[in-house]
The RNA shown here (transfer RNA) has 72 nucleotides and comes from Candidatus Woesebacteria bacterium RIFCSPHIGHO2_01_FULL_39_32.
NCBI's taxonomy places the organism under Bacteria, Bacteria candidate phyla, Candidatus Woeseibacteriota.
Rfam family: tRNA. It is annotated as a transfer RNA.
Its mean pLDDT, the model's own confidence on a scale to 100, is 82.
RNA sequence: GCCCCUGUAGCUCAACGGACAGAGCAGACCCGUCCUAAGGGUAAAAUGAGGGUUCAAUUCCCCCCAGGGGCA
Numbered sequence: 001g002c003c004c005c006u007g008u009a010g011c012u013c014a015a016c017g018g019a020c021a022g023a024g025c026a027g028a029c030c031c032g033u034c035c036u037a038a039g040g041g042u043a044a045a046a047u048g049a050g051g052g053u054u055c056a057a058u059u060c061c062c063c064c065c066a067g068g069g070g071c072a
Base pairs, nucleotide, nucleotide: 001071002070003069004068005067006066007065010025011024012023013022018055028042029041030040031039048064050062051061052060
């Protein structure tokens, strides 16, 4: 330099182009208990950056950034 894959809550993962972007774990608060734990409940928290297509983009296209792999 060229090609391929990946990028979504703190972490691990979902999500036909259309619902309020969901779940597990972790953390917070409450209940629970004599205390702790188990268990239960509530709320918070995310689409790598910028453009484009579309009525509508996490999803499609372009470019950039970051990580991984291959070739040279």